Model confidence (mean pLDDT): 83 of 100. c-di-GMP-I riboswitch aptamer from a Desulfobulbaceae bacterium, 79 nucleotides, folded computationally.

[in-house]
RNA sequence: CAGCGACAAAGCCAACCCCGCCGUAAGGCAGGAGACGGAAAGUCACGGAUCUCGAGGAAGAGACAGCCGGACCGCCCUG
Repeated sequence: CAGCGACAAAGCCAACCCCGCCGUAAGGCAGGAGACGGAAAGUCACGGAUCUCGAGGAAGAGACAGCCGGACCGCCCUG
């Protein structure tokens, strides 16, 4: 630098549920309990999709990375 995800190893993350707090909301944070799953389920809202507010409709504002694509960083193994 590149490839693969095993026939490995050490680990990592954590769906759903409950409670408290923040938020109009989507949703987020923290704790408990517990793993649906994940080779980037690490980070980023850049492009789409979806969701919320606007609201009955636009403009607009927000959410979401565990929806897809993209960018950046990264463990082991192999060359």
The sequence was found by an Rfam model in a public genome assembly.
Taxonomically the source falls in Desulfobulbaceae (Bacteria, Pseudomonadati, Thermodesulfobacteriota, Desulfobulbales).
Rfam family: c-di-GMP-I riboswitch aptamer. Rfam links the family to the GO term cyclic-di-GMP binding.